RNA sequence: ACGGAGAUCUGGAGAAGCCCGGACACGGUUCCGGGGGCCGAAGGUGCAAGAGAACGCCGCAGCGUUCUUUAAUCUCUCAGGCAAAAGGACAGAUAGCGCAUU
Repeated sequence: ACGGAGAUCUGGAGAAGCCCGGACACGGUUCCGGGGGCCGAAGGUGCAAGAGAACGCCGCAGCGUUCUUUAAUCUCUCAGGCAAAAGGACAGAUAGCGCAUU
């Protein structure tokens, strides 16, 4: 220089405060176990074009197959979540700092 990562502040969606059994400090928005339902925006999974490699077809051009690589707010729903709070992808602001980049 730059603001990628990190820090602080602000904004920030979705979906049952479900049912059953048990525990106890039994007047619970508690804890433990189980059940089917739902959500996608912590984290994680999957992949399109493209790129690369190998093999085959082939006069060239090119084509086919297989493998590798490969994004998301898409996808799955493992994890997480389904009142509020907390968390929260992402966005904005601020300062500091010198981890990354130049």
This is a predicted structure of a 102-nucleotide RNA (Glycine riboswitch aptamer). The sequence was found by an Rfam model in a public genome assembly. The coordinates come from a structure-prediction model, not an experiment, and the mean pLDDT is 76. Of the family's consensus pairs, 84% are formed in the model.